[in-house]
RNA sequence: AGCGGGGUAGAGUAAUUGGAAUAACUCAUCAGGUUCAUGCCCUGAAAAUUGCAGGUUCGAUUCCUGCCCCCGCCU
Numbered sequence: 001a002g003c004g005g006g007g008u009a010g011a012g013u014a015a016u017u018g019g020a021a022u023a024a025c026u027c028a029u030c031a032g033g034u035u036c037a038u039g040c041c042c043u044g045a046a047a048a049u050u051g052c053a054g055g056u057u058c059g060a061u062u063c064c065u066g067c068c069c070c071c072g073c074c075u
Stems, first nucleotide, its partner, number of pairs: 002073006010027004019058001029045005051067005
């Protein structure tokens, strides 16, 4: 250099003929409830420019182009 897979809240994963409005789930965090108290449990909240930059489209996590990073394969 080439090929394949991946990059989405703090962590791990979803989200397909492109269709909503508000990107969802588990854990973690915070607040409240419960408890003598902690934990468990219940309720709620915050946290994402979906790797970056463009393009297509009425509309992009999704399709196209380039680049960056991670894992693997091959000479």